[in-house]
RNA sequence: GACUUAUCCAGAAAGGCGGAGGGACUUGGCCCUGCGAUGCCUUAGCAACCAACCUUGUUUAAAAACAAGGGAAAGGUGCUAAUUCCGGCUCCGGUUAUACACAUAACCAGAGAUAGAUAAGUU
Numbered sequence: 001g002a003c004u005u006a007u008c009c010a011g012a013a014a015g016g017c018g019g020a021g022g023g024a025c026u027u028g029g030c031c032c033u034g035c036g037a038u039g040c041c042u043u044a045g046c047a048a049c050c051a052a053c054c055u056u057g058u059u060u061a062a063a064a065a066c067a068a069g070g071g072a073a074a075g076g077u078g079c080u081a082a083u084u085c086c087g088g089c090u091c092c093g094g095u096u097a098u099a100c101a102c103a104u105a106a107c108c109a110g111a112g113a114u115a116g117a118u119a120a121g122u123u
Stems, first nucleotide, its partner, number of pairs: 001123008013043005021032003026088004044080003049076002053070006084115001089112003093108006
């Protein structure tokens, strides 16, 4: 880097370095930012994916393994502005305008897809 599976409306900030844009990409909004953002480091915290532990079940000669559930947080990650900040593509519903049969446009709400992020596994 690629593939598979799961999750993404909850939660959690101080200090130091640094000095200009940043919020993944494109586009439209909206927002953060010299009262110092984004980023990096340290400490602290959040969460509970994996590991570890406990219970139950399947299997087994017994284990291992697999599945479901549970608590904890000293292990491996992750995260700590805004829903993944919101929309764009598809489907469906409603309102308004033009039209009054079909339809088109704008706005509002819902579902899904794509993309992305994180974890675990495979390559």
A computed fold for a 123-nucleotide RNA from Chitinophaga sancti, annotated as SAM riboswitch aptamer (S box leader). RNAcentral holds the sequence, with entries from Ribocentre. The prediction has a mean pLDDT of 83. Rfam family: SAM riboswitch aptamer (S box leader). On this family, see Grundy and Henkin, Mol Microbiol 1998: "The S box regulon: a new global transcription termination control system for methionine and cysteine biosynthesis genes in gram-positive bacteria". About the family: The SAM riboswitch is found upstream of a number of genes which code for proteins involved in methionine or cysteine biosynthesis in Gram-positive bacteria.